Model confidence (mean pLDDT): 76 of 100. This is a predicted structure of a 369-nucleotide RNA (Bacterial RNase P class A) from Microbulbifer sp. SSSA002. The gene name in the source record is rnpB. It matches the Rfam family "Bacterial RNase P class A". It is annotated as a ribozyme.
RNA sequence: CGAGCUGGCCGGGCAAUCGCUGUCGCCUUGUGCGAUGGAGGAAAGUCCGGGCUCCAUAGGGUGGAACGCCAGGUAACGCCUGGGGGGUGUGAGCCUACGGAAAGUGCAGCAGAGAGUAGACCGCCGAUGGCCUCCCUCGAUUUCGGUCUGGGGAAGCACAGGUAAGGGUGAAAGGGUGCGGUAAGAGCGCACCGCGCGGCUGGUAACAGUCCGCGGCACGGUAAACCCCGUUUGGAGCAAGACCAAAUAGGCCCCCUUAUAGGUGUGACCCGCACCGGGGGCGGGUAGGUCGCUUGAGGUGUCUGGUGACAGGCAUCCCAGAUGAAUGAUUGUCCUCGACAGAACCCGGCUUACAGGCCAGCUCAACAA
Numbered sequence: 001c002g003a004g005c006u007g008g009c010c011g012g013g014c015a016a017u018c019g020c021u022g023u024c025g026c027c028u029u030g031u032g033c034g035a036u037g038g039a040g041g042a043a044a045g046u047c048c049g050g051g052c053u054c055c056a057u058a059g060g061g062u063g064g065a066a067c068g069c070c071a072g073g074u075a076a077c078g079c080c081u082g083g084g085g086g087g088u089g090u091g092a093g094c095c096u097a098c099g100g101a102a103a104g105u106g107c108a109g110c111a112g113a114g115a116g117u118a119g120a121c122c123g124c125c126g127a128u129g130g131c132c133u134c135c136c137u138c139g140a141u142u143u144c145g146g147u148c149u150g151g152g153g154a155a156g157c158a159c160a161g162g163u164a165a166g167g168g169u170g171a172a173a174g175g176g177u178g179c180g181g182u183a184a185g186a187g188c189g190c191a192c193c194g195c196g197c198g199g200c201u202g203g204u205a206a207c208a209g210u211c212c213g214c215g216g217c218a219c220g221g222u223a224a225a226c227c228c229c230g231u232u233u234g235g236a237g238c239a240a241g242a243c244c245a246a247a248u249a250g251g252c253c254c255c256c257u258u259a260u261a262g263g264u265g266u267g268a269c270c271c272g273c274a275c276c277g278g279g280g281g282c283g284g285g286u287a288g289g290u291c292g293c294u295u296g297a298g299g300u301g302u303c304u305g306g307u308g309a310c311a312g313g314c315a316u317c318c319c320a321g322a323u324g325a326a327u328g329a330u331u332g333u334c335c336u337c338g339a340c341a342g343a344a345c346c347c348g349g350c351u352u353a354c355a356g357g358c359c360a361g362c363u364c365a366a367c368a369a
Base pairs, nucleotide, nucleotide: 002364003363004362005361006360007359008358009357010356012334013333014332015331016330017329018328020038021037022036023035024034025033026032027030040340044351045350047349048348049347050346051345052237053236054235055234064233065232066231067230068229069083070082071081072080073079084098085096086095087094088093099228100227104226105225106222107221121167122166123163124162125161128160129159130157131156133154134153135152136151137150139148140147141146175193176192177191178190179189180188194217195215196214197213198212199211200209201208202207241291242290243289244288251282252281253280254279255278256277262276263275264274265273266272298317299316300315301314302313303312304311305310335338
């Protein structure tokens, strides 16, 4: 200097004016004045976990769902930290649903002979058995040319059969290499490598070793197929829920009237007309209001313990709380000219979106000293 990796942080600044809104104070009680607070790292998706609230207190079983190497952290988690195994990258690093296939069931298209206690298509062999030719030999028979039975040997055929070395098919063909062995082959035997089991050693553990022994290797793949094993899990959600409480209908209780009365409406009043028992209380819980509502597993600084997630001590701070729902607009100025996006009960995570910039540690390559 170039190309990268990991972790963390920032997310326009300043000033003025005019608005909106929570809280507090004042008195002149006004939509007043003053002081002060007013979105995010994701407020988002609503995907997990918890607090809180109510329901039938939710103990057990079945079913369902989620999770699944080990240890730790945490209120809890499917999250985080550290570690192990596997994969990947030259590397810093990154990815990883990573329990069980000797409980059972299923699946494996096409190709291929054969897809699971496998298989003979090509190839190899054909030792053994068979067929055929020839040779040797014992014996029988003879018309003396031969013929037949038994035994032995050699060559051929590839008929029975043997063979998983080689070819070929496939994602996958039942350990690999070599030597021996064989008719040809084969863990059939042996050496090395690999694998499985047991021990020993190290580690809390997952696991590791290439230390010892045993086993020729039986046990193929697939569980984000059913399934089995283990762990967790009651449901609904702040429109949860609690309280105050006009009006209307229905309900209950008490009182007054017993109907040619009385009351209500119309109207100034009477008649008339229309309708009907009247009054009070309780209760009910609609409109509306109050609470829940923001002091919290809280923030900041510092110290201590821990590799770390995190935990603890001390000091200090209060930092939106609306309910038609605020957090904005204009102007000036500066710069690197500003992304994704906006609370609605709260908190811990995950995921997704994001212009640009900053810091720390590390890797690779080249060059210089």